This is a predicted structure of a 695-nucleotide part of an RNA (large-subunit ribosomal RNA, domain II) from a soil metagenome. It matches the Rfam family "Bacterial large subunit ribosomal RNA". Gene Ontology terms of the family: ribosome and structural constituent of ribosome.
Context: one part of a larger RNA
RNA sequence: GUCAGCGAGUUUAUGUAAGAAGCAAGCUUAAGCCGUGAGGUGUAGGCGGAGCGAAAGCGAGUCUGAAGAGGGCGAAUAAGUUUCUUGCAUAAGACCCGAAACCGAGUGAUCUAGCCAUGGGCAGGCUGAAGGUACGGUAACACGUACUGGAGGGCCGAACCCACUCCUGUUGCAAAAGGAGGGGAUGACCUGUGGCUAGGGGUGAAAGACCAAUCAAACUCGGAUAUAGCUGGUUCUCCGCGAAAUCUAUUUAGGUAGAGCGUUUGGUGAACGCCAUCUGGGGUAGAGCACUGGAUGGGCUAGGGGGGAGCAAUCCUUACCAAACCCAACCAAACUCCGAAUACGGAUGAGCGAUGCCAGGCAGACAGACGGUGGGUGCUAAGGUCCAUCGUCGAAAGGGAAACAGCCCUGACCGCCAGCUAAGGUCCCCAAGUUAUGGCUAAGUGGGAAAGGAAGUUGGAAGGCCAAGACAGCUAGGAGGUUGGCUUAGAAGCAGCCACCCUUUAAAGAAAGCGUAACAGCUCACUAGUCUAGUUAAGCCGUCCGGCGCCGAAAAUGUAACGGGGCUCAAGCCAUACACCGAAGCUGUGGACUUUAGAGAUUUUAGGAUCUUUAAAGUGGUAGCGGAGCGUUCCGUAGGCCGUUGAAGGUACUUUGUGAGAAGUGCUGGAGGUAUCGGAAGUGCGAAUGCUGAC
Numbered sequence: 001g002u003c004a005g006c007g008a009g010u011u012u013a014u015g016u017a018a019g020a021a022g023c024a025a026g027c028u029u030a031a032g033c034c035g036u037g038a039g040g041u042g043u044a045g046g047c048g049g050a051g052c053g054a055a056a057g058c059g060a061g062u063c064u065g066a067a068g069a070g071g072g073c074g075a076a077u078a079a080g081u082u083u084c085u086u087g088c089a090u091a092a093g094a095c096c097c098g099a100a101a102c103c104g105a106g107u108g109a110u111c112u113a114g115c116c117a118u119g120g121g122c123a124g125g126c127u128g129a130a131g132g133u134a135c136g137g138u139a140a141c142a143c144g145u146a147c148u149g150g151a152g153g154g155c156c157g158a159a160c161c162c163a164c165u166c167c168u169g170u171u172g173c174a175a176a177a178g179g180a181g182g183g184g185a186u187g188a189c190c191u192g193u194g195g196c197u198a199g200g201g202g203u204g205a206a207a208g209a210c211c212a213a214u215c216a217a218a219c220u221c222g223g224a225u226a227u228a229g230c231u232g233g234u235u236c237u238c239c240g241c242g243a244a245a246u247c248u249a250u251u252u253a254g255g256u257a258g259a260g261c262g263u264u265u266g267g268u269g270a271a272c273g274c275c276a277u278c279u280g281g282g283g284u285a286g287a288g289c290a291c292u293g294g295a296u297g298g299g300c301u302a303g304g305g306g307g308g309a310g311c312a313a314u315c316c317u318u319a320c321c322a323a324a325c326c327c328a329a330c331c332a333a334a335c336u337c338c339g340a341a342u343a344c345g346g347a348u349g350a351g352c353g354a355u356g357c358c359a360g361g362c363a364g365a366c367a368g369a370c371g372g373u374g375g376g377u378g379c380u381a382a383g384g385u386c387c388a389u390c391g392u393c394g395a396a397a398g399g400g401a402a403a404c405a406g407c408c409c410u411g412a413c414c415g416c417c418a419g420c421u422a423a424g425g426u427c428c429c430c431a432a433g434u435u436a437u438g439g440c441u442a443a444g445u446g447g448g449a450a451a452g453g454a455a456g457u458u459g460g461a462a463g464g465c466c467a468a469g470a471c472a473g474c475u476a477g478g479a480g481g482u483u484g485g486c487u488u489a490g491a492a493g494c495a496g497c498c499a500c501c502c503u504u505u506a507a508a509g510a511a512a513g514c515g516u517a518a519c520a521g522c523u524c525a526c527u528a529g530u531c532u533a534g535u536u537a538a539g540c541c542g543u544c545c546g547g548c549g550c551c552g553a554a555a556a557u558g559u560a561a562c563g564g565g566g567c568u569c570a571a572g573c574c575a576u577a578c579a580c581c582g583a584a585g586c587u588g589u590g591g592a593c594u595u596u597a598g599a600g601a602u603u604u605u606a607g608g609a610u611c612u613u614u615a616a617a618g619u620g621g622u623a624g625c626g627g628a629g630c631g632u633u634c635c636g637u638a639g640g641c642c643g644u645u646g647a648a649g650g651u652a653c654u655u656u657g658u659g660a661g662a663a664g665u666g667c668u669g670g671a672g673g674u675a676u677c678g679g680a681a682g683u684g685c686g687a688a689u690g691c692u693g694a695c
Stems, first nucleotide, its partner, number of pairs: 001695006011092013026047003032041003051058002061073004095233002098230001102223006113197009122187001124156003127152001131148006160184003164181005199215001201211002236629006246259005261364001262362007271355001272353003275349006286338001287336002292332003296328004301322001303321002305318005368393010398409003413591004418587003424581003427565003433578001435577006446567001452551002456548006463541003473530005479503003484498003509524001512523003592619012630684001632681005640674003649668008
């Protein structure tokens, strides 16, 4: 892991609601007693029948109160009660499994820590302390030399003890080992045997270490099914409806309660939604500047600053700052002289639809997600976060978007080798146009991106030039006063300052650029010639507004920024048109179920129930609510019925039911099984890192 078996809402009591039954202004017994049993008895008590008040108490009223007031709660006003079944609640282990822990009583020092008693062990080698002796030496000591001596948590190194490094091992040889090295090795050494200390306790040269492979409180059993607002799991079928992820509160935030939203029963009986018309209040979007504020320029002008004059007072002045006021142009969630669309309240409707409300039972839910729109926050960041509103997902399958909960289309009762469409598509993969007409694009743009840039290309608009010859090219001129004046060493068109005239001209700047030390020199503007342009609409020049393109454009495994192939008067883009494809949508056809309405039949306690049939509408679904069923074990029915002419069980098939399932036949099996209608439950397994077994 698979298979088989086992495996989770039970039982009792008390309430409460529904259903069923009995009796009914009443209903009912409990313990006990009698009885083999079935059952009987038992009227104490309980609920109801009257309420109000704290109470005395009064009573269809009563309390408050001074009150015949007002007000509160009642009556008027609708029957209860007992049992059974089911839903739910509460108390209990209370659907099942699951802690870490807490407490009690015991068991442990054969491991290990420390200690006690008594024993044992330490090859060999090295060093050579104190002390001593002899000699020297001293006044005497001291001291020196030699020898002796044999100290030391001394040195090297086996046994023995330890465990510093690396490698191997890591389903190992081993739940800590092996190999090669390493440390201690007469000591705070190692070790045998026996003994002592016990769980909030021991022991500890102290690491929270160790106390039997267990230690920040051992192990065993018990309290005990501890508790778990937490995680996981919770077993047959069909049918009807179908949520929420919000508000308020919470030692509350992943829990719970009340409300909102679901379901179901009863009541009410159209009271509801949409639409149309009418009628309301509003201060949002927008806009505006009349208020409150902000903010720019100008004018005007208090005040201030600067400058000047004056001894001062004060006066004059100012491309300085600037209140108020005026003009122009602006800004605002907490501004408004204004002011929508929507939304919201009300009324009417012989419009469309089918709800709405009240009371009771039972819930689930209170982690939401994304998308569009309006906002806050953030960086007008986030698959961010917080609101509002709508949609989808959640709880929704199908088609499209290559793939893709939340996007687009569309809501799956079942069958069909029938048809029509939606979104999206129609060259091939791949169903359907290599469809038609007119344009655009040359970038594979399409098929990723900005500021910005560019004689890309295609439209539009107004303007200018042009046979008196445009534009481009070529030829020629581009002068004179004059080297303008100033400045300067110089300044001659061309360092800089000022001025920027006049003349000759077809034209020529007191000069647009290069250049020189300054001149010179080379160009330009401007002019002529040449050359020519479909001779009036073509051409040329710049400007503006559009369409589609170009550059800007660098990333990590491999093309990889159309799903792919591939595509260029497209198979790209824009516009128009007609076909076709395309879904579980719609239609057709057959069938099932539910609800409502009608008809008929049967039955009836006269409320209704069941069956048949017709029509219409409906039948996605998680949590969840409601309804109807199947099957298993046991009991009654059953001293019955089936069974060796073959039970249960097994196996292969057939038939049948929407389904859980049921019936039959063959083979196997070899002795029990049980219809029907009822009753009672250890009543249905795929999941719980489920439990046991097998493989």